Context: one part of a larger RNA
RNA sequence: GAUUGAACGCUGGCGGUAUGCUUAACACAUGCAAGUCGAACGGUAACGGGCCUUUCGGGGUGCCGACGAGUGGCGAACGGGUGAGUAAUGCGUAGGAACUUGCCUGCUAGAGAGGGAUAACUUAGGGAAACUUAAGCUAAUACCUCGUAAUAUCUAAGGAUUAAAGCAUGGGACCUUCGGGCCAUGCGCUAGCAGAUAGGCCUGCGUUGGAUUAGCUUGUUGGUGGGGUAAAGGCCUACCAAGGCGAUGAUCCAUAGCUGUUCUGAGAGGAUGAUCAGCCACACUGGGACUGAGACACGGCCCAGACUCCUACGGGAGGCAGCAGUGGGGAAUAUUGGACAAUGGGCGAAAGCCUGAUCCAGCAAUACCGCGUGUGUGAAGAAGGCCUGUGGGUUGUAAAGCACUUUCAGUUGGGAAGAUUGGUGUUAUUGUUAAUAGCAAUGACAUUUGACGUUACUAACAGAAGAAGCACCGGCUAACUCUGUGCCAGCAGCCGCGGUAAUACAGAGGGUGCAAGCGUUAAUC
Numbered sequence: 001g002a003u004u005g006a007a008c009g010c011u012g013g014c015g016g017u018a019u020g021c022u023u024a025a026c027a028c029a030u031g032c033a034a035g036u037c038g039a040a041c042g043g044u045a046a047c048g049g050g051c052c053u054u055u056c057g058g059g060g061u062g063c064c065g066a067c068g069a070g071u072g073g074c075g076a077a078c079g080g081g082u083g084a085g086u087a088a089u090g091c092g093u094a095g096g097a098a099c100u101u102g103c104c105u106g107c108u109a110g111a112g113a114g115g116g117a118u119a120a121c122u123u124a125g126g127g128a129a130a131c132u133u134a135a136g137c138u139a140a141u142a143c144c145u146c147g148u149a150a151u152a153u154c155u156a157a158g159g160a161u162u163a164a165a166g167c168a169u170g171g172g173a174c175c176u177u178c179g180g181g182c183c184a185u186g187c188g189c190u191a192g193c194a195g196a197u198a199g200g201c202c203u204g205c206g207u208u209g210g211a212u213u214a215g216c217u218u219g220u221u222g223g224u225g226g227g228g229u230a231a232a233g234g235c236c237u238a239c240c241a242a243g244g245c246g247a248u249g250a251u252c253c254a255u256a257g258c259u260g261u262u263c264u265g266a267g268a269g270g271a272u273g274a275u276c277a278g279c280c281a282c283a284c285u286g287g288g289a290c291u292g293a294g295a296c297a298c299g300g301c302c303c304a305g306a307c308u309c310c311u312a313c314g315g316g317a318g319g320c321a322g323c324a325g326u327g328g329g330g331a332a333u334a335u336u337g338g339a340c341a342a343u344g345g346g347c348g349a350a351a352g353c354c355u356g357a358u359c360c361a362g363c364a365a366u367a368c369c370g371c372g373u374g375u376g377u378g379a380a381g382a383a384g385g386c387c388u389g390u391g392g393g394u395u396g397u398a399a400a401g402c403a404c405u406u407u408c409a410g411u412u413g414g415g416a417a418g419a420u421u422g423g424u425g426u427u428a429u430u431g432u433u434a435a436u437a438g439c440a441a442u443g444a445c446a447u448u449u450g451a452c453g454u455u456a457c458u459a460a461c462a463g464a465a466g467a468a469g470c471a472c473c474g475g476c477u478a479a480c481u482c483u484g485u486g487c488c489a490g491c492a493g494c495c496g497c498g499g500u501a502a503u504a505c506a507g508a509g510g511g512u513g514c515a516a517g518c519g520u521u522a523a524u525c
Stems, first nucleotide, its partner, number of pairs: 001525004006521005013371006019364002021329001026327003030324003035074003040071002043067002047065003050061004081282003090207007099199002104195007112146004121136006152161003166187006174181002208254003215245003220242008257279004262271003284305005307318004335361001337360003343357001344355004374404004384395004408466001410461005418452001422448011469514005474495003480509005490497002
C1' cells in the first nucleotide's frame, strides 16, 4: 500500500447492488418447512345443492358438486441446512471394466380365465393416555392361482422356468339381465431390445505438520473351493502357502472437509476455502436393518445411551446442523414478515393443490458504487475570535447583502416491464376414426392471472429551504502559534517528548488529509 463475512470509538442525508453466528455439531417454547391423486377403490364425517317428508324444531336420501378418515398409486432418496468426523472407503485430474438405472424417448410383442381375503364400517371390550383386542360385512390399478412365452433367465444344450389391470371420454349399426357388452380414442399395465439421464466399483498421478513417532500387519499378502452382491474383489468363509508395507517416511500423534475460486504480488510465490457452483460427510450420541429403481433414510422404523416433557406410576412422547424465533456462549452477526405473480420441484388427464426451494419486503454505513448537503456576485477587507513588534496580521469572499437554481428528501397526480407465457370460453384447419362424436396439434377472437407496489420512471408545487464529520499537525509524514502544566498530569507505531519560555501533554485559534464517513484494534499478502 492492498484486502476483510470483521469488531470497537466518534459521527451520520439519500439511492442501487451485494453480504450478514467466523464462538457452543450448546439446549430449544411456538408456528410453518411434503404432499398429491375421486379419471385406481369401498364409501360419506363436515359444507353447498336436488328430491322425499314434517308436529315447521327438524328428519331421511351419496342423487349431484365436493370430500374428513381409510385401502391403493406416485412422491417423500429431490430441494433446504451444517462442516462434527475424514490425511483417504474423501477431493482434483486422466483413464478403466465386472454393473444397476423409477419417471422420459424409440422399437417389438402382449394385455385371456378365475379366486380368496382385508382396512374403512358395525358390534362388544381393554387403557389415564399413547394406543389396542375380538367377532361380523365389503371394494380395487391391493393380493393370489391357472393359461399363454421369447431376442429374457437357468441349462447335464435334451429341455425347464417366468407376466400383465384397468380407468376416462365419445358413439353408427348389433346384442342386452338396461348395469352394460361392443367399437374408437386417450391415459395406464406386462415382457424384451436400444437410448438418454443418474449412480455404484477399480487404477495412475497430485493433495498439511511432526523422526523428541522406526518399525507396522494375522483376513494380514497371495492362491484354490464355496458363499454373497446389481457388479470386480479377503467383501465373507474353509483349506493351503508365508507373505505384504516401510528413511522415495510405513505405523503413530496433531491439525484439517476437498475443489473451481478468493486475497495479495510485476511475476514466481505466499495465504485462503464466507457468499455462488461441483463433490463428500453428517442429522441428539452409538448400532442395525426394513421398504424401495434409488436410503442403511434430517422433519421413517427398531435397539441401547444421555437429556427434556406427560402420567391415574401401570406406561408413554420428543429430536431446529430446514425458515423465523428463544435462552446460553461471545468483541460480534437480522423479521416468530408477504406471495406462490415469476423460475423450478412433487402429485394430477386437467383445473388445481402443496412448496420458509424460490421471488420479494423488513433490520444493519457490514462492503462496493453513485448522488447531495447549493450556484454566481459580494471589501466597509464589518462584527466577534486568535495572534501582535500595538503599526497591524489572520479567520476571509468566508459571513451578511443582492441575483439565481431545485438534484435528493417532502406533498399531489400520471404510470411501464417482469404476463408475446399460462388459464377459461367461442371458432377455423389438420390428424386419428365408421363418424360431421370425442381426443390431440396449430392458429384467430374474447376474457382473465402481479407478492413486490404508495414499484421503476415521470409531471406539477413550495422554499436555500431538511442534510458534515473524523483523525492528525516533533521526524518518518502533508500541516504552527498562544495559554495552562512543570519528569507532575499525560503522550507514544519507532526514534522518543514532559524537571518554568513544550510546534511532541491538555485547551484554544489557525492549518493539513480523507469525507457519509473517519480513526483504532485484529488478520493475510